RNA sequence: GCCGCGAUAGCUCAGUUGGUAGAGCGCGCCCAUGGUAAGGGCGAGGUCUCGGGUUCAAUUCCCGAUCGUGGCU
Repeated sequence: GCCGCGAUAGCUCAGUUGGUAGAGCGCGCCCAUGGUAAGGGCGAGGUCUCGGGUUCAAUUCCCGAUCGUGGCU
C1' cells in the first nucleotide's frame, strides 16, 4: 500500500427482510436461610465509534474518517 472482518450497557455478546435495543455475568433493593453460598423477584445502567447521504423513519442501507483485528504484498 491492497483486501476482508469488527466497533451496541461496566464485561462478553445477540439484534434479517429499516419502525423509537435485548440476554448472560456484574451492580442496587427485596424474598428466602439460624447464617452464608446457591436460588427467586424487581430495578438502575445505552448520544448503538464519529461525520455526511438516502428515507416519513437508520444500530440496520450507501460514502468517508478513526480505532481494533486477520490476510496479501
Molecule: transfer RNA
Organism: bacterium